[in-house]
RNA sequence: ACAACGAAGAGUUUGAUCCUGGCUCAGGAUGAACGCUAGCGGCAGGCUUAACACAUGCAAGUCGAGGGGUAACGAUUCUGUUUCGGCAGAAGGCGACGACCGGCGCACGGGUGAGGAACACGUAUGCAACCUACCUUUAACAGGAAGAUAGCCCCGAGAAAUCGGGAUUAAUAUUCCAUAAUAUCAUAACUUCUCAUGAAGAAUUGAUUAAAGCUUCGGUGGUUAAAGAUGGGCAUGCGCGACAUUAGUUUGUUGGUGUGGUAACGGCACACCAAGACGAAGAUGUCUAGGGGGUCUGAGAGGAUGAUCCCCCACACUGGUACUGAGACACGGACCAGACUCCUACGGGAGGCAGCAGUGAGGAAUAUUGGUCAAUGGACGAAAGUCUGAACCAGCCAUGCCGCGUGCAGGAUGACUGCCCUAUGGGUUGUAAACUGCUUUUCUACAGGAAGAAACUUCGCUACGUGUAGCGACUUGACGGUACUGUAGGAAUAAGGAUCGGCUAACUCCGUGCCAGCAGCCGCGGUAAUACGGAGGAUCCAAGCGUUAUCCGGAUUUAUUGGGUUUAAAGGGUGCGCAGGCGGAUAGAUAAGUCAGAGGUGAAAGCCCACAGCUCAACUGUGGAACUGCCUUUGAUACUGUUUAUCUUGAGUCUGGUUGAAGUAGGCGGAAUGUAGUAUGUAGCGGUGAAAUGCUUAGAUAUACUACAGAACACCAAUUGCGAAGGCAGCUUACUAAGCCAGUACUGACGCUCAGGCACGAAAGCGUGGGUAGCGAACAGGAUUAGAUACCCUGGUAGUCCACGCCGUAAACUAUGAUUACUCGUUGUUGGCGAUACACAGUCAGCGACUAAGCGAAAGCAUUAAGUAAUCCACCUGGGGAGUACGAUCGCAAGAUUGAAACUCAAAGGAAUUGACGGGGGCCCGCACAAGCGGAGGAGCAUGUGGUUUAAUUCGAUGAUACGCGAGGAACCUUACCUGGGCUUAAAUGUAGAGUGCAUGAGGUGGAAACACUUCUUUCCUUCGGGACUCUUUACAAGGUGCUGCAUGGUUGUCGUCAGCUCGUGCCGUGAGGUGUCGGGUUAAGUCCCAUAACGAGCGCAACCCCUAUCUUUAGUUGCCAUCAGUUCGGCUGGGGACUCUAAAGAAACUGCCCGCGUAAGCGGUGAGGAAGGUGGGGAUGACGUCAAAUCAGCACGGCCUUUAUGUCCAGGGCUACACACGUGCUACAAUGGUCGGUACAGUGGGCAGCUACACAGCGAUGUGAUGCUAAUCUCAAAAACCGAUCUCAGUCCGGAUUGGAGUCUGCAACUCGACUCCAUGAAGUUGGAUUCGCUAGUAAUCGUAUAUCAGCAAUGAUACGGUGAAUACGUUCCCGGGCCUUGUACACACCGCCCGUCAAGCCAUGGAAGCUGGGGGUACCUGAAGUCUGUAACCGUAAGGAGCGGCCUAAGGUAAAUCUGGUAACUAGGGCUAAGUCGUAACAAGGUAGCCGUACCGGAAGGUGUGGCUGGAAUACCUCCUUU
Repeated sequence: ACAACGAAGAGUUUGAUCCUGGCUCAGGAUGAACGCUAGCGGCAGGCUUAACACAUGCAAGUCGAGGGGUAACGAUUCUGUUUCGGCAGAAGGCGACGACCGGCGCACGGGUGAGGAACACGUAUGCAACCUACCUUUAACAGGAAGAUAGCCCCGAGAAAUCGGGAUUAAUAUUCCAUAAUAUCAUAACUUCUCAUGAAGAAUUGAUUAAAGCUUCGGUGGUUAAAGAUGGGCAUGCGCGACAUUAGUUUGUUGGUGUGGUAACGGCACACCAAGACGAAGAUGUCUAGGGGGUCUGAGAGGAUGAUCCCCCACACUGGUACUGAGACACGGACCAGACUCCUACGGGAGGCAGCAGUGAGGAAUAUUGGUCAAUGGACGAAAGUCUGAACCAGCCAUGCCGCGUGCAGGAUGACUGCCCUAUGGGUUGUAAACUGCUUUUCUACAGGAAGAAACUUCGCUACGUGUAGCGACUUGACGGUACUGUAGGAAUAAGGAUCGGCUAACUCCGUGCCAGCAGCCGCGGUAAUACGGAGGAUCCAAGCGUUAUCCGGAUUUAUUGGGUUUAAAGGGUGCGCAGGCGGAUAGAUAAGUCAGAGGUGAAAGCCCACAGCUCAACUGUGGAACUGCCUUUGAUACUGUUUAUCUUGAGUCUGGUUGAAGUAGGCGGAAUGUAGUAUGUAGCGGUGAAAUGCUUAGAUAUACUACAGAACACCAAUUGCGAAGGCAGCUUACUAAGCCAGUACUGACGCUCAGGCACGAAAGCGUGGGUAGCGAACAGGAUUAGAUACCCUGGUAGUCCACGCCGUAAACUAUGAUUACUCGUUGUUGGCGAUACACAGUCAGCGACUAAGCGAAAGCAUUAAGUAAUCCACCUGGGGAGUACGAUCGCAAGAUUGAAACUCAAAGGAAUUGACGGGGGCCCGCACAAGCGGAGGAGCAUGUGGUUUAAUUCGAUGAUACGCGAGGAACCUUACCUGGGCUUAAAUGUAGAGUGCAUGAGGUGGAAACACUUCUUUCCUUCGGGACUCUUUACAAGGUGCUGCAUGGUUGUCGUCAGCUCGUGCCGUGAGGUGUCGGGUUAAGUCCCAUAACGAGCGCAACCCCUAUCUUUAGUUGCCAUCAGUUCGGCUGGGGACUCUAAAGAAACUGCCCGCGUAAGCGGUGAGGAAGGUGGGGAUGACGUCAAAUCAGCACGGCCUUUAUGUCCAGGGCUACACACGUGCUACAAUGGUCGGUACAGUGGGCAGCUACACAGCGAUGUGAUGCUAAUCUCAAAAACCGAUCUCAGUCCGGAUUGGAGUCUGCAACUCGACUCCAUGAAGUUGGAUUCGCUAGUAAUCGUAUAUCAGCAAUGAUACGGUGAAUACGUUCCCGGGCCUUGUACACACCGCCCGUCAAGCCAUGGAAGCUGGGGGUACCUGAAGUCUGUAACCGUAAGGAGCGGCCUAAGGUAAAUCUGGUAACUAGGGCUAAGUCGUAACAAGGUAGCCGUACCGGAAGGUGUGGCUGGAAUACCUCCUUU
């Protein structure tokens, strides 16, 4: 520069991610239908189903200028009659014309899409193999004659349709004679041409065949011939559905010769001859379907489709047949057969809407029994004209496309209503309304009013020539008084539908409560639903809006453009190899493919562009472009093809070496095992987790020797070697095959791949015959177990082995087809060559490991590619159903190969990530185990729980993490429960208003009390204004231990005082994520150190806080008392601060020092020092989170429920029940003890209607007095221990339950139901089964003390306090819990997970099936209409010919045996689906016996076992190799 105007995604598999992959959505379209709604116009469209049946009307006639004529009509004339209006009759003489003869048309136009998979259609050619009425052009001709027949008339038959007979008549009807050629046929020298047969021309001669009239005399019509035009016929190339679960088909079949037939070629038909013809590039068969231009969609390539319009084809009730004709085998013609309908006098007849309307039926569904020939077109005619449901118009329908309108402007107090909210108020509806002004498209009324008309005809004029041409005039409009225009009026007449969880624009309230319902996919609904229904609001379209159905798109999801196959679906088990596809180098020829130019064609309409016409648009017109195609022709020759010649590098041959578990057949060998024999020898052997079955005193096992048998070949041995794969292993012989290396002699592309085909092909299995030692499906027995058709054990048959023959499959795997070329490196190894080589810089061919680029979803692959390219083959297209069914092939069988559908789901799947889990691994910790001490489980009692009971036994807590828990104290109260009795604005409180001085106190009656009734009594302060208080009343707020802890806050338990949990930036990864936080050490610790793509930081750890252990200072009362003094001998007093102690402040401990080890962190040490030594001891302190953990009954709070009760008051009862089971405790069972007597020593804490010294009384609980203390002052207030005595192993001087009696205390009240005391009683229990709990030092054990709650106490509980005061820890194998790293996973609600199969139930579709019943095509036989063709003596005809009869063929029909394909079916089989059925637990972790594949057997079921194979198995050990140093 030219050309081009065109390409979007989203949701859904997961805890999350990437990928694969399906499903779904957003777009466009429709001859549509349905729902809701609806003002107008223009332009289009309108039975997609039953090619189902049709009432009625119309859709093809015309010509009198062909004819005979005159039924109807009109005019005229005549006659008769007359009531003067007319009426009747006659006349083809006239206009005209029914029926008839004749001509032309009826083969067009219009409808439909049944059939047909075909030269039907499309496209391009050919006819040298053909026809063509009307039309055009050219040439020639038209003479004479004849006999009939419709009609009319007469007669007859019949219900009708219709038919028969007689007489007579015409023609452009028919026949004969004549004439005749450039026609036809025969003959045929010669010339020219082509494309094979051939074609064209043609001298000569012979034969045959024609005509019609009418006329106004202009013409028109006729015959023959030639040419043109138009229309058709035939043939051919190419294109044009599905199924191979249709693979072989064909006898006029394929060809030839001849004849016939046709307009024409041809097996088109026939006779004879030959045996061909078609087919994997898909014949034949079955199913489906009108084809094309086009239409819809798409960026395109494509995909789908074939309504309207145009072209072609086919059909006309179904099937067959011909006639006429230029043309038909004929939609509104004929004949026959059949089905159906109608008429009938029962004898016979009639009919064909897939023409236009219309009807019924079918259906989700598709219109008027309209107008006109005005225009366009058609038929006939000379014309006028007639006919025309073609056509043009109108009617109906939002069916579609296009256009217009339903008003515009102003108007805020942002009015009222509605709706919502955080509700004195705000938001929204909303400038929306009202109101004011404006406009009049539309509407209504009135008025005007088209274009479409050009012609023909008629008349007039002009040109030449009577006619033709031109000009002028008159006439003709269904639509239609329509379009359009004007005037008047007045916002007047006109808005809905769907949606609002995401995709996808648009949100709130109420109702409902897994119900009702929604849903295109994901999904929503179980009491706070933007998802259901309603409302308000909003969004999107708009006279429409949604839904449904179908097609394309998105979907690169069939991939030519433009996909894949290691693990997601997908490489054939392996090789050989025909066809096919592809193919090395050089040169020449050719020009098939290829490329370029030109010509023809590619109908019109449509699409696209431009312009134009309807006011615009839709719509329409004109022009252009395009139609990517086919054919012809000319040229180019790089590449491919073909062909010729040559070459050596691909391939092969040869020579010489060499390698190996390569194959087949034979021979030989030793070890082991088993059996047999002999011997020795004696009681067991064998087997297992442990056992038993089994063998054995008839002598086993064991040992020794000998013999026999079959099978397999230790060590070598290896990521070794060989082979196409399967596979191959002792040694040796024979035969056979192959690879590799070296040489470079020979051939000269001989190559690669390979559908179908052929061969080989582990194990198992099958057949026949052998063999059988060991092993060993099935089977038997023993164990295990809930069961155990298993795992384990003892036996054991088929089989395993051999020969021959089948089978043909495996996780036949490198899950990776073959071949060729190219592409960084490192290293090991096998076989050659090189080399003298035990060395190795090399090279070729193999077998391995790692790695770069690149690729990949990632894992990974990486010269042995999954990289970069090429060729060929095979295979895949969501999961399940299913490798199933049916069919076919193969097989003896088992079965193999090929291989669907209905139905069902929205996933199935791959790789990787983070967790969680594992009857996986490693490391580590913990009173986790072990080592110890003491308990629980047995007894009695206490207490809590379950259960049971009850009127009620209130409620909650329920593995660890409920059970002496809420409750740190149930006789009443508490109290929430039960029974009964009362109250209803209430039991309490507040605010506001009004009123009052009631109230209150004392008493009485009833009552169980609450309560009811009743008698008496009648506030306080005051500045006198009032205030306080109480009560009554009114109004507003009630109350609820009722529900929901799964709506919540707060609080709490547990993992766990475990060491973890995260972030910022950076880096790695497509990403989820990772790194940091891992590794090596170390620690109580993610504590610290080192290393390090990480560097830092936060919450946790530790520390900071409190108590305790030592010391110092300060301060001494209520504490202390060494020294001094006094003393009643008591720190009592004076006094003292020394000590103890009290309580404030400090000091002190940090691996700081030393030694050893270590890089360091740190560890070790009977180290030093120190009161204390390695976080000194204890406490408080609880990360991110988990358990929908606990609590609505502590409290608070959303929602719901209740209101003369689920609220509230009262009395009594209950929470305390009691066959039983469990938890937590107490007391014991005794001598380390009991009892009695004596003597000591704490700390915390409490105390005023309280603690109480002391004294007295009582055996005692306690009582009576009395004193101190509001507490370092007084008091509660010690026990074990110690010193003596006694008991002497007993159901006891142990133990104290239970029971009886008598009391004390608290309290309104101890009956249900308190504690304590005394006397008496004196139960079980003699150390506790399986199992189980606590504790590592001032700890366990043991001893007592105090306190809270509280009138009292069921306290043996809880919380604190001190006294006395141990044992043991080798160690981490095991149990439990936890942490970190790693590994597997089909788990993610996370193993209390997931999940498999039978059985049972319901529903659904499907297979098989005795049968029953349809349909299709063919075969054989029988019969055979109409009709063409054909034969023919008798009858007719002069003849031509006809009638009649016969023959061939055939539709339909019948019979028969098969075949294909449907429907249905007792019964039966498996499959799918379905919140909570049964049995087990096969798989996922080493899934508890690793799993899976093939095969065989067995079993309720998953499944088990045998045999061979695989890793898509974990763990461990060893070996080898690689990388770095």
Small-subunit ribosomal RNA from a Bacteroidota bacterium, 1525 nucleotides, folded computationally. Its mean pLDDT, the model's own confidence on a scale to 100, is 82. Lineage of the source: Bacteria > Pseudomonadati > Bacteroidota. Rfam family: Bacterial small subunit ribosomal RNA.